[in-house]
Context: one part of a larger RNA
RNA sequence: AUCUUUAAGGAACUCGGCAAAUUGAUCCCGUAAGUUCGCGAGAAGGGGGCCCUACUGGAAACAGAGGGCGCAGAGAAAAGGCUCUGGCGACUGUUUAUCAAAAACACAGCACUGUGCUAACUCGCAAGAGGACGUAUACAGUGUGACGCCUGCUCGGUGCCGGAAUGUUAAGGAAGCAGGUUAGCCUUCGGGCGAAGCUUGCGACUGAAGCACCGGUAAACAGCGGCCGUAACUAUGACGGUCCUAAGGUAGCGAAGUUCCUUGUCGGGUAAGUUCCGACCUGCAUGAAAGGCGUAACGAAUUCAGCACUGUCUCAACCACCGACCCG
Numbered sequence: 001a002u003c004u005u006u007a008a009g010g011a012a013c014u015c016g017g018c019a020a021a022u023u024g025a026u027c028c029c030g031u032a033a034g035u036u037c038g039c040g041a042g043a044a045g046g047g048g049g050c051c052c053u054a055c056u057g058g059a060a061a062c063a064g065a066g067g068g069c070g071c072a073g074a075g076a077a078a079a080g081g082c083u084c085u086g087g088c089g090a091c092u093g094u095u096u097a098u099c100a101a102a103a104a105c106a107c108a109g110c111a112c113u114g115u116g117c118u119a120a121c122u123c124g125c126a127a128g129a130g131g132a133c134g135u136a137u138a139c140a141g142u143g144u145g146a147c148g149c150c151u152g153c154u155c156g157g158u159g160c161c162g163g164a165a166u167g168u169u170a171a172g173g174a175a176g177c178a179g180g181u182u183a184g185c186c187u188u189c190g191g192g193c194g195a196a197g198c199u200u201g202c203g204a205c206u207g208a209a210g211c212a213c214c215g216g217u218a219a220a221c222a223g224c225g226g227c228c229g230u231a232a233c234u235a236u237g238a239c240g241g242u243c244c245u246a247a248g249g250u251a252g253c254g255a256a257g258u259u260c261c262u263u264g265u266c267g268g269g270u271a272a273g274u275u276c277c278g279a280c281c282u283g284c285a286u287g288a289a290a291g292g293c294g295u296a297a298c299g300a301a302u303u304c305a306g307c308a309c310u311g312u313c314u315c316a317a318c319c320a321c322c323g324a325c326c327c328g
Stems, first nucleotide, its partner, number of pairs: 002320001005317002008314002012312001017309001026048004034039001036146001050068004055064003069073001081307003086302001088299002093105002109144007121130003147294004152224003157221002159217005166212003172206002176202006184193003225243005252286001253283001264280005
């Protein structure tokens, strides 16, 4: 290290019954709450078995009845431990090849948005291809995640959609103005003026989307208050006042996988319970598709408890074999 067994006790071990033990195939009886009526369920919990017979039933298998033996009759091996209660995820499935299999991902269902076909979207420089030899009961994107009951208020900010009057606004165009150049003209001979054309600069005005602006939209991103007073004990505050806001959290749920203070307080379970279950609500910092609350079934997942069982332990012992150790 692997394996067998163990007095009495039986989880006192430990983060935790981890590991081990118990159970086990088959037949008969029997089987609760709950439930989406399918399940739950192999629920749970009991019982049988070998051999003989001239008896009963039967075609037989077999069943019944009577008898016999052993510690033990599915005589070895292989072959569910069970129950109660929460939270999570509906489910089967998928995942970190080599520390995580889960409450994470997916999922059917639901919703929103885009797309009228040379579709949107994706890949590619392009040709082209996928979408699809499909056509809005389709395809693409996003969120949520069976089912049941539901999904409140806010469009001020950001985004998206719509609108087009006004403001702002590019390149381009452009009336006009100014400069350069010079045919020509003038000249005191130093120079000056200077049309057309060409050219440089400025430029009123014109000029789309966008932005500003006006609306809509939250299963778009998001957000969803404070202070003071008040009832004939006290306490509390249905009620009132006031400030601010786009609007001030509705139904639910709540010390929660969310509660810091906190081992909150009360009840239950224990002789004793920081965990657990049921309540309360003072929600540091719950809350409605980043869905809210329930929910049968399901889970090598997770929390608490019990029965059975045991070398997990009190507390260790013996055996088998393989290492270590000694000699070579």